[in-house]
């Protein structure tokens, strides 16, 4: 470099395989406590890598493309 496969979703780790974008941790606020930690409650945080297509409807299916990882070939 070529070919094949896997992955890309919240700050981090991940779930979600066509019908309202989620969990844990983290962050912030409140409760509790003399204070802190722990615990409890709540809040904020997302162009679902990017572009296009299919569909009434796409994170999900299809095509292209970018990045990372693995394998094969030279």
């Nucleotide at each position: 470099a070529g070919c094949g496969g896997g992955c890309g979703u919240a700050g981090c780790u991940c779930a979600g395989u066509g019908g309202u974008g989620g969990a844990g941790c983290a962050u912030c606020a409140g409760c509790c406590u003399u204070c802190c930690a722990a615990g409890c409650u709540g809040a904020g945080g997302g162009u679902c890598g990017c572009g296009g297509g299919u569909u009434c409807g796409a994170a999900u299916c299809c095509c292209g493309u970018c990045g990372c990882c693995c394998g094969c070939u030279u």
Background
This is a predicted structure of a 74-nucleotide RNA (transfer RNA) from Caldimicrobium thiodismutans. The RNAcentral record of the sequence draws on ENA. It matches the Rfam family "tRNA". From the family's description: Transfer RNA (tRNA) molecules are approximately 80 nucleotides in length. The prediction has a mean pLDDT of 84.